[in-house]
Molecule: transfer RNA
Organism: Calothrix sp. 336/3
RNA sequence: GGGCGUGUAGCUCAGUGGAUUAGAGCGCCAGGUUCCGGUCCUGUAGGUCGGGGGUUCGAAUCCCUCCACGCUCG
Numbered sequence: 001g002g003g004c005g006u007g008u009a010g011c012u013c014a015g016u017g018g019a020u021u022a023g024a025g026c027g028c029c030a031g032g033u034u035c036c037g038g039u040c041c042u043g044u045a046g047g048u049c050g051g052g053g054g055u056u057c058g059a060a061u062c063c064c065u066c067c068a069c070g071c072u073c074g
Base pairs, nucleotide, nucleotide: 001073002072003071004070005069006068007067010026011025012024013023029043030042031041032040050066051065052064053063054062
């Protein structure tokens, strides 16, 4: 340098057939339970879906480009 794949919450991931208000588990925080802690139960917060641009009435999802990482070819 060529090809392929991955990038979504603090972590691990789902959603990728365009329209449901972007979700789950764990974790953080608060409350309940307890003498305290753990376990268990309840609730809250946390994301402009890797960056930019485009198509569209509408994009995490389609297209272009760039970045990071991984695999592969030379």